[in-house]
RNA sequence: AAAGGGCAAACCCGUUGAAAAGCGGGGACGCAAAGCCACGGGUCUAAAGCUUAAAAAGCCAGGACAGCCGGGCUGCCGAA
Numbered sequence: 001a002a003a004g005g006g007c008a009a010a011c012c013c014g015u016u017g018a019a020a021a022g023c024g025g026g027g028a029c030g031c032a033a034a035g036c037c038a039c040g041g042g043u044c045u046a047a048a049g050c051u052u053a054a055a056a057a058g059c060c061a062g063g064a065c066a067g068c069c070g071g072g073c074u075g076c077c078g079a080a
Stems, first nucleotide, its partner, number of pairs: 006031002011026006029067001035073003039070003042065003049059003
């Protein structure tokens, strides 16, 4: 190369969560690491906490994103 396969965005339903978002089912926009790790940068959320007389508001990650970029670890098939 070829073939067998793999994952699953938006959206919908259920569920957990303060939220971001996660998980399960449906669904496919895409993906050759769209497998894993928050280490560097970045982004999202802001419950608790802090500021405030209080409210409003603001700040803040110990929460989240690996399908934002970099880095690390692991890894399927592969003919002539």
This is a predicted structure of an 80-nucleotide RNA (c-di-GMP-I riboswitch aptamer) from a marine sediment metagenome. Its Rfam family is "c-di-GMP-I riboswitch aptamer". Rfam describes the family as follows. GEMM was predicted in a large-scale screen for bacterial structured RNA regulatory elements. The coordinates come from a structure-prediction model, not an experiment, and the mean pLDDT is 87.